The part of an RNA shown here (small-subunit ribosomal RNA, 3' major domain) has 482 nucleotides and comes from a Planctomycetales bacterium. It was read from a public genome assembly.

Context: one part of a larger RNA
RNA sequence: UGACGGGGGCUCACACAAGCGGUGGAGCAUGUUGUUUAAUUCGAAGCAACGCGAAGAACCUUACCUGGGUUUGAAAUGCAGGGAUUAUCUCUAUGAAAGUAGAGUGAUUGCCGCAAGGUGUAACCUGCACAGGUGCUGCAUGGCUGUCGUCAGCUCGUGCCGUGAGGCGUCGGGUUAAGUCCCUUAACGAGCGAAACCCCUGUCGUAUGUUGCCAGCGAGUAAUGUCGGGCACUCUUACGAGACUGCCGGUGUCAAACCGGAGGAAGGCGGGGACGACGUCAAGUCAUCAUGGUCCUUACAUCCAGGGCUACAAACGUGCUACAAUGGCAGAUACAGAGAGACGCAAGACCGUGAGGUGGAGCAAAUCUUCAAAACCUGCCCCAGUUCGGAUUGGAGGCUGCAAUUCGCCUCCAUGAAGUUGGAAUCGCUAGUAAUCGCGGAUCAGCUACGCCGCGGUGAAUACGUUCCUGAGCCUUGUACA
Numbered sequence: 001u002g003a004c005g006g007g008g009g010c011u012c013a014c015a016c017a018a019g020c021g022g023u024g025g026a027g028c029a030u031g032u033u034g035u036u037u038a039a040u041u042c043g044a045a046g047c048a049a050c051g052c053g054a055a056g057a058a059c060c061u062u063a064c065c066u067g068g069g070u071u072u073g074a075a076a077u078g079c080a081g082g083g084a085u086u087a088u089c090u091c092u093a094u095g096a097a098a099g100u101a102g103a104g105u106g107a108u109u110g111c112c113g114c115a116a117g118g119u120g121u122a123a124c125c126u127g128c129a130c131a132g133g134u135g136c137u138g139c140a141u142g143g144c145u146g147u148c149g150u151c152a153g154c155u156c157g158u159g160c161c162g163u164g165a166g167g168c169g170u171c172g173g174g175u176u177a178a179g180u181c182c183c184u185u186a187a188c189g190a191g192c193g194a195a196a197c198c199c200c201u202g203u204c205g206u207a208u209g210u211u212g213c214c215a216g217c218g219a220g221u222a223a224u225g226u227c228g229g230g231c232a233c234u235c236u237u238a239c240g241a242g243a244c245u246g247c248c249g250g251u252g253u254c255a256a257a258c259c260g261g262a263g264g265a266a267g268g269c270g271g272g273g274a275c276g277a278c279g280u281c282a283a284g285u286c287a288u289c290a291u292g293g294u295c296c297u298u299a300c301a302u303c304c305a306g307g308g309c310u311a312c313a314a315a316c317g318u319g320c321u322a323c324a325a326u327g328g329c330a331g332a333u334a335c336a337g338a339g340a341g342a343c344g345c346a347a348g349a350c351c352g353u354g355a356g357g358u359g360g361a362g363c364a365a366a367u368c369u370u371c372a373a374a375a376c377c378u379g380c381c382c383c384a385g386u387u388c389g390g391a392u393u394g395g396a397g398g399c400u401g402c403a404a405u406u407c408g409c410c411u412c413c414a415u416g417a418a419g420u421u422g423g424a425a426u427c428g429c430u431a432g433u434a435a436u437c438g439c440g441g442a443u444c445a446g447c448u449a450c451g452c453c454g455c456g457g458u459g460a461a462u463a464c465g466u467u468c469c470u471g472a473g474c475c476u477u478g479u480a481c482a
Stems, first nucleotide, its partner, number of pairs: 001482002003479003007476007015466002019429005026321008034312002042053002064307007073130001077129006084108001089104006110119003132296002135294003141290002143285003146281001148279001153192006159168003172183003198273004203241005209235001212231001217228003244267001247261005323422001327381005339370003344363002349358003388419001393414007435458007
């Protein structure tokens, strides 16, 4: 100087408490361990691995296994030789394919030359340099990322103090979300962080009208901004205004600031996002990529078919669906936002109980398409393993795709399992949040999505407080630790 303490002081955080909903019990989905296997490819490992890499494993992907092939190679560059018996195309045999063997057809082309011919060259062939490696080392590395932590810290210049390591500054008194600001002061300044600048959202104005509006006028319809017409309103997209403790009162050290109030759409950081200091964990990644070293080179390279990554006694993590009456079922019926669409989204119509099919208007989209559910209303059920719950299994179908057996999704009929609120323990959340309801997108032929990332609808309870648990910051103290 740090680190540590079942030392002290001050402070903070969904850390506890107060509350709401879960997990842990059941079934299923998914990841992991283990076991099994010819192979179940590899990585990730407390928090910070385990719905993680993977925003999509039937083939492909694919790295694994078995079997069948190739060896200048699937793709690159160069050199030497051959090169019209060429390239291409067609066919045959064999084969699971990859490939192997063979037959036929048959271009294009520079220079010299009358021609014959000579010479050169692309593809191609042979040979040689080399290629290739998701082989190893993340403890050789770059880059990227996680984490402490959006915690308030980490430092420097000059100066002063100390023999020196080092200290002061950065401490102290207030204050703040904040090393935020003020005061004091051997310190005076400065930098990286905090804040602000950026984006979204909340109010208003100006501009804009192929969206919106009968708002006002006219026309028309069974009905609809449908048409004329118009930018008033909503909205679109740009540019501005607005919030700064600016004003008032009180407290305070004549400070910073705090408390209350006015006005205001919004008030003291308005709400949310992006943004992550010096560093820590030899943290993660050599399998995104790049790369040193090392290893393989008729194989650890490469092509193909099939299989595997989907196994299943058991254990764990993360989720979904439930156990019901604030519910289930049936009927009727209303209201979003954000997106996506040409290899596409697909309306009206018709067929089918349905998944879906036929057909195709319109739309490269504020114009067309895709577009809610919970809620509300009416009726039934009457507390039961049920009109709860839907696993599992049988049958019949639909769709995608060369192909659904291993191993896809969906529909209908039948079947109707466990489950009656879950031990010890444990998680999330402070407001448009939790809870609950549906919708969209990426990946994608299809899908294992109940995942992930977004979007809106309905919409709570509680916070006395900081003794305790956990983590963190500052000051101080002890230490036989570094």